[in-house]
A computed fold for a 74-nucleotide RNA from Succiniclasticum ruminis DSM 9236, annotated as transfer RNA. It matches the Rfam family "tRNA". By type it is a transfer RNA. The source organism's lineage runs through Bacteria, Bacillati, Acidaminococcaceae, Succiniclasticum and Succiniclasticum ruminis. Its mean pLDDT, the model's own confidence on a scale to 100, is 80.
RNA sequence: GCGCGGAUAGCUCAGCUGGUUAGAGUGCCGUCUUGACAUGGCGGAGGUCGUGGGUUCGAGCCCCACUCUGCGCA
Repeated sequence: GCGCGGAUAGCUCAGCUGGUUAGAGUGCCGUCUUGACAUGGCGGAGGUCGUGGGUUCGAGCCCCACUCUGCGCA
């Protein structure tokens, strides 16, 4: 340099053929349960969806460029 994949919550990851409010597990905070702890129940906070453009009535999803990263080829 070329090809293919990945980037979504603190962490690990879903997200269908573009459409209802962006989700799960875990972690964090509060609370209930206990004599106290552990476990468990309930509730809550937390997201510029890698960056910048474009298409569209509407983009996590489609198109273009770029950044970082994994694998392969040279």